[in-house]
Context: one part of a larger RNA
């Protein structure tokens, strides 16, 4: 000096991005146990408190020790917020998560030689199944809900006036050929898909306004006018995991807070299955605070073991 480990006065997170690391807690028996809640062997080992040795049949009796779970093994706890319901899975070798999955919800396709998938085909899976089934897609327990728009794109149904064929059909003309035939040209003809028109449909791709005036100070604008549009963002939530402005404003927390929580709110870039809002339980998830605890720190010191280097 490096690595591993032990102890430390007073203080106790002042360290730091952050209590990272360490310390602390710890077993068993008994007592006791809050809010919340999906009522559950939930939360819960909540929390909090007491005991643990020997003698003796046993005791509220007696006894020993510095120490009685006498070593080792062996949960720190609490309060709030976000996300995801949960158990589970994931970047073999820097990411375990809020990602994926999940039960559940919804849409859509398919009547059986099913749709769909693999294959050149035969065939195979689907399925030795048959719509309470199978495939595809989205959301993701549960609770309260899921608003308006079919103009565009994609889809479905219908209508049939017009348009719509390189192919087909019936002829004509020409070239060539012995013939069969082949080739070429201009028209004709009836249609398919499509286009067109009419409608449907959002848990399809998607979208969900502007200007001006107005109430007895002022401000605001329930109200009025006007323009545009397919419809003009509903319920909710909201400085948010939501661009910037932003360290928004107020309150709580602190001596002091770009933090956190609760409110406010036009967020002109929130918003309803790319789901909206809640939610007990759960989480090596993210975040704020409190108790306990400590060499993280004030501020460093001493000690043990091991290696290399230097010196003797």
């Nucleotide at each position: 000096c490096u690595a591993u480990c032990c102890u430390u006065a007073a203080g106790g997170a002042a360290c730091u991005c952050g209590g990272c690391a360490a310390a602390a807690u710890g077993a068993c028996u008994c007592a006791g146990u809050a809010a919340g809640u999906u009522a559950g062997a939930c939360a819960a080992g909540a929390a909090u408190g007491a005991g643990u040795c020997c003698u003796a049949a046993a005791a509220c009796a007696g006894g020993a020790g510095c120490a009685u779970a006498g070593a080792a093994u062996c949960g720190g706890g609490g309060a709030g917020a976000c996300c995801g319901a949960c158990u589970g899975g994931u970047u073999a070798c820097c990411a375990a998560a809020a990602c994926c999955a999940u039960a559940g919800c919804u849409u859509u396709u398919a009547g059986c030689c099913a749709a769909c998938a693999c294959g050149g085909a035969a065939g195979u899976g689907g399925a030795a199944g048959u719509a309470g089934u199978a495939g595809a897609a989205g959301c993701g327990a549960c609770c309260c809900c899921u608003g308006c728009c079919c103009a565009a794109u994609a889809a479905u149904u219908g209508u049939a006036a017009c348009c719509g064929a390189a192919a087909g059909c019936a002829g004509u003309a020409g070239a060539u050929g012995a013939a069969a035939g082949u080739c070429u040209a201009a028209g004709g003809u009836a249609u398919a898909a499509g286009a067109a028109c009419a409608a449907u449909a959002g848990a399809a791709u998607g979208g969900c306004c502007g200007c001006a005036g107005u109430a007895a100070c002022a401000c605001u604008g329930a109200c009025u006018g006007u323009g545009a549009a397919a419809a003009u963002g509903u319920a909710g939530c909201g400085c948010a995991a939501u661009a910037a402005a932003u360290a928004g404003u107020c309150a709580a927390u602190u001596a002091a807070u770009u933090g956190u929580u609760g409110a406010c709110a036009g967020g002109u870039a929130u918003g309803a299955a790319a789901g909206g809002g809640g939610u007990a339980a759960c989480g090596a998830g993210u975040u704020u605070c409190c108790c306990g605890c400590u060499g993280u720190c004030u501020c460093a010191a001493g000690g043990a073991u091991a290696a290399a280097u230097c010196g003797a």